[in-house]
RNA sequence: AUGAAAAAAAGGCAAAGCUGUUGAAAGACAGCGACGCAAAGCUUCAGAGCCUAAGCCCGCCCCUCCGCGGGUAUGGUCGUCAGUUGCUAUC
Numbered sequence: 001a002u003g004a005a006a007a008a009a010a011g012g013c014a015a016a017g018c019u020g021u022u023g024a025a026a027g028a029c030a031g032c033g034a035c036g037c038a039a040a041g042c043u044u045c046a047g048a049g050c051c052u053a054a055g056c057c058c059g060c061c062c063c064u065c066c067g068c069g070g071g072u073a074u075g076g077u078c079g080u081c082a083g084u085u086g087c088u089a090u091c
Base pairs, nucleotide, nucleotide: 003091004090012037013036017032018031019030020029021028022027035079041084042083043082047081048080049077050076051075055072056071057070058069059068060067
């Protein structure tokens, strides 16, 4: 320097749930909490999958308004894959 493997050490992150804030929603943020994680670090301006549908389009209803249904991401998920970077007892 490179590779392998896994919780040895030093550390790190933080699921569900609860409270508050925010958002149309999916979700996100903060506090408590700890299911778990060898990348549970970063990235959607490398890419995919998945979730949502405010706005827009279409249809229905309707005098109109309202309402209902379908499609759609510019919204989101990095703890779904994936890309990329990184720590060290041991080999």
The RNA shown here (c-di-GMP-I riboswitch aptamer) has 91 nucleotides and comes from Feifania hominis.
Model confidence (mean pLDDT): 79 of 100.
The model forms 95% of the base pairs in the Rfam consensus.
NCBI's taxonomy places the organism under Bacteria, Bacillota, Clostridia, Eubacteriales, Feifania.